[in-house]
Context: one part of a larger RNA
This record gives sequence, C1' cells and structure tokens, in this order.
RNA sequence: CUGGGCGUAAAGGGUGUGUAGGUGGCUGAGCAGUCGUUGAUGAAAUCCCGAGGCUCAACCUCGGAACUGUCUUCGAAACUGCUCAGCUUGAGGAUAGUUGAGGAGAACGGAAUUCCCGGUGGAGCGGUGAAAUGCGUAGAUAUCGGGAGGAACACCAGAGGCGAAGGCGGUUCUCUGGGCUAUUCCUGACACUGAAGCACGAAAGCUAGGGGAGCAAACGGGAUUAGAUACCCCGGUAGUCCUAGCCGUAAACGAUGGGCACUAGAUGUUUCUACUUUGAUGUAGGGGUGUCGUAGCUAACGCGUUAAGUGCCCCGCCUGGGGAGUACGGUCGCAAGGCUGAAACUC
Repeated sequence: CUGGGCGUAAAGGGUGUGUAGGUGGCUGAGCAGUCGUUGAUGAAAUCCCGAGGCUCAACCUCGGAACUGUCUUCGAAACUGCUCAGCUUGAGGAUAGUUGAGGAGAACGGAAUUCCCGGUGGAGCGGUGAAAUGCGUAGAUAUCGGGAGGAACACCAGAGGCGAAGGCGGUUCUCUGGGCUAUUCCUGACACUGAAGCACGAAAGCUAGGGGAGCAAACGGGAUUAGAUACCCCGGUAGUCCUAGCCGUAAACGAUGGGCACUAGAUGUUUCUACUUUGAUGUAGGGGUGUCGUAGCUAACGCGUUAAGUGCCCCGCCUGGGGAGUACGGUCGCAAGGCUGAAACUC
C1' cells in the first nucleotide's frame, strides 16, 4: 500500500452515441522505466557488530558494517512505455446473397361500433345477482337499403420475428437504419470501455391548432350498503387520435451494465450456408431465441456456453431502519414537476 459487495437482502445508470481518461493483438529494432555492473558521493555523531577504558553500568574511545539515496561507466532485453519497421487472427471495408410488426412519409382496403336518411314492422328495448335510472307509439329495439365520420387492424399469430432501449402487427408504393451468411479480395490494431456532452426515451400530463366514432378520469343519476364520496348499472367531459413544440419519468424488469476469452451435454424453435438425396431427405457449419441439465457458483431460491461458472479491462452504484428522495441551495421546466441531495432528531 491492497483487501467487501450490487437477480430476490442496501446497490446496474431507462437506452444509445461519444470527448477526455483508463485499458489494449502478433513479430523485430533502438532502450526511457526496470535489472545488473564500474567508480564517485552519501560530513561527524547516532543506530548495529567487534574490541577496549572508567571497580560494573550509564557513559566514553577505537575499528568495521551500514547510510536502503543520487550521479556516473559498461551491460541485459523478459515485462511496461515511446519511436520506427512489419504482420493478420481483433476491428472495419468490398462483392454476392438473405431475413424481419426496424424507422419515416403517402395512398388504399374490408369487418365492426356510433350517428343520419329511407323501407318493413308495431310494443317493448336495454341492463342486473335482482332491479332501477335510461331509451321507446313524436314509432325505439329488430331487420333491409343508402350515406357520414373517427379509431383500431379479426383470422394468419407462434414461449415466432425486428429494434440500443422505449417499442413495433391490415395492404401497397417511395425514402431509410441494422443484423446474418458466403467468398477470404482490400485496409493493417484503425480496438474495448466511457466521467462530461449530445441524442432517443411507454403512459399520463402541458402549450397551440385541428379532430372526436368507440372508450372513458372528473362529474350527474340509479342500485348496493349501517354509510358507499367505491365495486355493479345508465349517462358523460377532459383525454385517448393528428400536426408542431414541451415534459424526461415507470415494477423504463432478465428487478441481472458493456466488451473479450475459456469451461460437459440433451432437446425445441427461427434464420443463413455447404454437401448429399427419390424427397429440404439426411449430415455438417454459422447467427438468434427457449427449455432441461454436468462441473462450478449461491444464504437459499436458483444460475448453469444467452452464467449468477473461471479470468481480464472500463463505467455506474451500495454502506443500518425511519426522518427522506424530504428541506435548503443550484439547475432544467409554461406548469405539473425533474435532476442533484443533506441534517437535527429517533429506534
């Protein structure tokens, strides 16, 4: 000087991109760090070792060692760094394929609900545990025809796919991002992570302008009940939808940060490729996504090549419960509020 943790006990940032920083593949050369060597210096005293002097000791004297450092000379080359020269396995690119609700915009479609108009029809409909409010002879419900408008896309549909996450599902077109596979052609470490920063970010909410079918906070009514500011029923406004702009939070969850390497198997599913075959039939290889499970790990539950196993690199976070994600300050926001974030006191 170092030492523990973060699936469920406190603790993984909502997600990405990326600056500084940290870390970094293989080979060779030089050698700054590193290691050795030569010499100089490292005052004396002190400390340590040996010997001696005061009767002993403290103390004193002599000799040695030491002074862990610095400079210098000549070397070593494993490791780290730097510079130079190279390499191809990391990374990226090229070419050829391929998959998908990945994203944005535009157009179109059918079923259904509601409303309007017309026909038929004539007393109920609706709703519930049972009812009532409600709707209906001013003709409802039902049924047929026509029309309007908004929102969502049955079946396909799968523990299936895609996306960094949030999330994405009718059809077609345009624009556009990513992944994977094959060839092993090109570049030649260009890499990993990432404090800040920037971007994205469900729902609700906010601003402005549209839109408004269904649903539905608030609200009104009917029931229930001791009461019923609820559950059930009849209505119903914001909102839900679109455009532009804010907000920046969620059990934003796999409650599991990212990267790389290594470590038994079995069995689904999805996608690509090669070989093979009467037959996508069989075999093999790659990417994703599930289940079971060995070793190992774990307090247990469980995890188990998609690790919570074995290691390395980088970031974030935790440190008893309450007070409290509160107060104050700062900062962001139109606001709601967000981010940062205590203490007294108390157990």

This is a predicted structure of a 347-nucleotide part of an RNA (small-subunit ribosomal RNA, central domain) from an uncultured bacterium.